The prediction has a mean pLDDT of 81. Predicted 3D model of a 74-nucleotide RNA (transfer RNA) from an uncultured Erysipelotrichaceae bacterium. It matches the Rfam family "tRNA". By type it is a transfer RNA. It was read from a public genome assembly.

[in-house]
RNA sequence: GCGCUUGUAACUCAGUCGGAUAGAGUGUCACCCUCCUAAGGUGAAAGUCGGACGUUCGAAUCGCCUCAAGCGCG
Numbered sequence: 001g002c003g004c005u006u007g008u009a010a011c012u013c014a015g016u017c018g019g020a021u022a023g024a025g026u027g028u029c030a031c032c033c034u035c036c037u038a039a040g041g042u043g044a045a046a047g048u049c050g051g052a053c054g055u056u057c058g059a060a061u062c063g064c065c066u067c068a069a070g071c072g073c074g
Base pairs, nucleotide, nucleotide: 001073002072003071004070005069006068007067010026011025012024013023019057028044029043030042031041032040050066051065053063054062
């Protein structure tokens, strides 16, 4: 220098032949339960879907550029 893969909640991940409110588990917070804690139950908060631009009525999903990590080739 070229190519490929990955990037989504604090953490681990799902969702990727475009469809309208972006989800799960763990964790956090509140309440219930308990003499207290843990466990268990209920609920809540938490995300510019790495960033920017474009295509489209509509983009996490498609195109282009770019950033980070990993792998391969030279």